[in-house]
RNA sequence: GCCUCGAUAGCUCAGUUGGUAGAGCGAGCGAUUCGUAAUCGCUAGGUCAACGGUUCAAAUCCGUUUCGAGGCUCCA
Numbered sequence: 001g002c003c004u005c006g007a008u009a010g011c012u013c014a015g016u017u018g019g020u021a022g023a024g025c026g027a028g029c030g031a032u033u034c035g036u037a038a039u040c041g042c043u044a045g046g047u048c049a050a051c052g053g054u055u056c057a058a059a060u061c062c063g064u065u066u067c068g069a070g071g072c073u074c075c076a
Base pairs, nucleotide, nucleotide: 001072002071003070004069005068006067007066010025011024012023013022019056027043028042029041030040031039049065050064051063052062053061
């Protein structure tokens, strides 16, 4: 330098054909218990990496860039 994959909640990850952004864990509150743990319920929590484009409508399609992982090539 080139190619492939990835970036979504605090963490780990889903998200089908473009049409209301989700789960588990964690956090807060409550129930239960003599109390703690465990268990159960509820609630909060998102610039969907950034910018631009297409579209009535973009996490999703297209382009560029950034970061991460892997592979290939060249030089020494």
Transfer RNA from a Dehalococcoidia bacterium, 76 nucleotides, folded computationally. It matches the Rfam family "tRNA". The family's RNA type in Rfam is transfer RNA. The coordinates come from a structure-prediction model, not an experiment, and the mean pLDDT is 82.